[in-house]
Molecule: Bacterial RNase P class A
Organism: Polynucleobacter kasalickyi
RNA sequence: AGAGUUGGUUAGGCAACCGCCGCUUGAAAAAGGGGAGGAAAGUCCGGACUCCAUAGAGUAGGGUGAUGGCUAACGGCCAUCCAUGGUGACAUGAGGAAUAGGGCCACAGAGACGAGCGUAUUUAGUUACGGUGAAACGCGGUAACCUCCACCCGGAGCAAUCUCAAAUAGGCAGGCGUUGAGGCGACUCGCUGAGCCUGCGGGUAGAGAGCUUGAACCCAUUGGUAACAAUGGGUCUAGAGGAAUGAUUGCCCCCGAACGAAAGUUCGGUCGACAGAAUCCGGCUUAUCGACCAACUCUGCCA
Numbered sequence: 001a002g003a004g005u006u007g008g009u010u011a012g013g014c015a016a017c018c019g020c021c022g023c024u025u026g027a028a029a030a031a032g033g034g035g036a037g038g039a040a041a042g043u044c045c046g047g048a049c050u051c052c053a054u055a056g057a058g059u060a061g062g063g064u065g066a067u068g069g070c071u072a073a074c075g076g077c078c079a080u081c082c083a084u085g086g087u088g089a090c091a092u093g094a095g096g097a098a099u100a101g102g103g104c105c106a107c108a109g110a111g112a113c114g115a116g117c118g119u120a121u122u123u124a125g126u127u128a129c130g131g132u133g134a135a136a137c138g139c140g141g142u143a144a145c146c147u148c149c150a151c152c153c154g155g156a157g158c159a160a161u162c163u164c165a166a167a168u169a170g171g172c173a174g175g176c177g178u179u180g181a182g183g184c185g186a187c188u189c190g191c192u193g194a195g196c197c198u199g200c201g202g203g204u205a206g207a208g209a210g211c212u213u214g215a216a217c218c219c220a221u222u223g224g225u226a227a228c229a230a231u232g233g234g235u236c237u238a239g240a241g242g243a244a245u246g247a248u249u250g251c252c253c254c255c256g257a258a259c260g261a262a263a264g265u266u267c268g269g270u271c272g273a274c275a276g277a278a279u280c281c282g283g284c285u286u287a288u289c290g291a292c293c294a295a296c297u298c299u300g301c302c303a
Stems, first nucleotide, its partner, number of pairs: 001299010012252005018246001020035002023032003037274001041285002044283005049157004061153005066080005081095001082093004096148002101146002103142003113138001117130004161209004171200006182192003216235008253272001254269006
């Protein structure tokens, strides 16, 4: 210098102004402060939490599968071994059992799993050989086919679940009522004519809780090859509910086009990728414009 391998970071920046959703202070007016992501996605695994079910054990069904470790848990992660691929860094792997049993073994081949067949020897048996094929005359292969072994798994999910609680209708109980309840705005008359009043309880609308302080994040030290753990210090970091997180503008950056010898100028750009929280967390998978960082490998050249 060229070609690669692995891991990681970032996800336009600054400002002005008008709004929207929470929070804090305040009697109010108002002021202050917060407001999408690395995947918020797919809902594929694992948990927290809630309700239901539940003595214990087993069956069915589902899942996992080298060895050791990490973790709340996992099908995740780390380390090592083995197999395969690569010159290599490295990548991929459902990687237990084929002497418990069943099934299957393409093409080729006379014959494909259970012994038969052909040739030679030979009365026969026995023995040896047999093109093909991954496997051939044998106690082969396949479990990502059933199965066996070991281990794990109750069901539904925040529209879970809980609390408060109207109007109308209906339910139950008590009282009054055709000897006239109640209605026609207060009273009297008149008209009408079967319900009315009180209490209780359930449900709905609506409101609230669950709801964001958490296996949390950042920094340092220590232990450990590592995943990770412990200790100390610091921080508070969306919480809507048909659902806020938006609009406009200026400068800089980036991309594209035109002009120009160049510097640069002008114009354009859902503002420049994928994308849009909905109970929360740990993973996996998928999508992703650019830019950057670290470690390592191979080849060539120079000293």